[in-house]
Context: one part of a larger RNA
RNA sequence: CUCUAGCUAAGGAACUCGGCAAUCUACCCCCGUAACUUCGGAAGAAGGGGGGCCCCAUGUCUUAACUCCGUACAGGAGAAGGGAUGAGGGGUUGCAGAGAAAUGGGUCUCGUGACUGUUUAACAAAAACACAGGACUCUGCUGAAAUCACAAGAUGAUGUAUAGGGUCUGACGCCUGCCCGGUGCUGGAAGGUCAAGGAGAGAUGUCAUUGGGGGUAACCCUGAGAAGCAUUGAACUUAAGCCCCAGUAAACGGCGGCCGUAACUAUAACGGUCCUAAGGUAGCGAAAUUCCUUGUCGGGUAAGUUCCGACCUGCACGAAUGGCGUAACAAAGAGACCGCUGUCUCAGCUAGAGGCUCG
Numbered sequence: 001c002u003c004u005a006g007c008u009a010a011g012g013a014a015c016u017c018g019g020c021a022a023u024c025u026a027c028c029c030c031c032g033u034a035a036c037u038u039c040g041g042a043a044g045a046a047g048g049g050g051g052g053c054c055c056c057a058u059g060u061c062u063u064a065a066c067u068c069c070g071u072a073c074a075g076g077a078g079a080a081g082g083g084a085u086g087a088g089g090g091g092u093u094g095c096a097g098a099g100a101a102a103u104g105g106g107u108c109u110c111g112u113g114a115c116u117g118u119u120u121a122a123c124a125a126a127a128a129c130a131c132a133g134g135a136c137u138c139u140g141c142u143g144a145a146a147u148c149a150c151a152a153g154a155u156g157a158u159g160u161a162u163a164g165g166g167u168c169u170g171a172c173g174c175c176u177g178c179c180c181g182g183u184g185c186u187g188g189a190a191g192g193u194c195a196a197g198g199a200g201a202g203a204u205g206u207c208a209u210u211g212g213g214g215g216u217a218a219c220c221c222u223g224a225g226a227a228g229c230a231u232u233g234a235a236c237u238u239a240a241g242c243c244c245c246a247g248u249a250a251a252c253g254g255c256g257g258c259c260g261u262a263a264c265u266a267u268a269a270c271g272g273u274c275c276u277a278a279g280g281u282a283g284c285g286a287a288a289u290u291c292c293u294u295g296u297c298g299g300g301u302a303a304g305u306u307c308c309g310a311c312c313u314g315c316a317c318g319a320a321u322g323g324c325g326u327a328a329c330a331a332a333g334a335g336a337c338c339g340c341u342g343u344c345u346c347a348g349c350u351a352g353a354g355g356c357u358c359g
Base pairs, nucleotide, nucleotide: 001354002353003352004351005350006349007348008347010345011344014343019340027051028050029049030048031047036041038171052092053091054090055089056088058086059085060084061083062082063081066078067077068076069075093097105338106337107336108335109334110333112330113329117129118128133169134168135167136166137165138164139163146155147154148153172325173324174323175322177255178254179253182252183251184248185247186246187245188244191243192242193241197237198236202232203231204230205229206228209224210223211222212221213220214219256274257273258272259271260270283317284314295311296310297309298308299307
């Protein structure tokens, strides 16, 4: 010097991102206990008092030798002693009586998530996931919808819409506004478009046959071309889908700009105009969201970029990608206070184990 324990004058968070760590507290009995509240809680709230041993008198529960009465020996009355436990009075002792060990520090405010629960085995336990509750949607069953599988088969389910599947939200309370133009989904079927298939006008190839020219002839050159076969092929016909027409937002999603105006000023209930499918309602708001920003005002402090209460100028909240509240709960997050302390001012000492030297 390092580690593990223990103690410390005065101060008491001045330490630090932050009281991290370590103290304090702790058991039993009695007294006493606020806001708020879903009336269950909050609550061990908070905050106080007592606790050893001896003596005296004594209550309750239990057990019980024995005595008396009665004699129908069923029973009744009393009772020494033993065990357990409670409270009262007095005394006594130590620094200290829950004498060791083990064994809650507390309070206030706020954000988030209702809660118990679950999770990144081995850096994250949370405000993330789940949850009861809510809503939408699919599914009518001799093989539901959905899922696994090539199939057979199976799950769903030995269930049947108070059932089963999918998606979103997330107790409870008060609520959940406007937009269907886009995308999706559902419905519609008049018209447009439209595949394979059907249809087959026509075209082309081949070619029996045949025309013209040349040649004595053999033959040469050049045309037309039935049927069949083959290659193509226009109308016409034809489903879903798409276009189209409606509905639907607890479907995906979206929810404006400029200018002017009131008898101080400021502001604009009001007016004008442009655009849109519609222009953000209630509630909340510098917020887990606010850039400017340590916004401004108030509170708390001697002093507060954090915190609490307001304001609204919301860069860029907002209503089941839920909005706003909310008792209880949280090894979770933020701020403050009391107690307490070697966290610190500022360091010292003690014990043990290492380190160091020698072997």
Predicted 3D model of a 359-nucleotide part of an RNA (large-subunit ribosomal RNA, domain IV) from a metagenome. RNAcentral holds the full RNA, with entries from SILVA. It matches the Rfam family "Bacterial large subunit ribosomal RNA".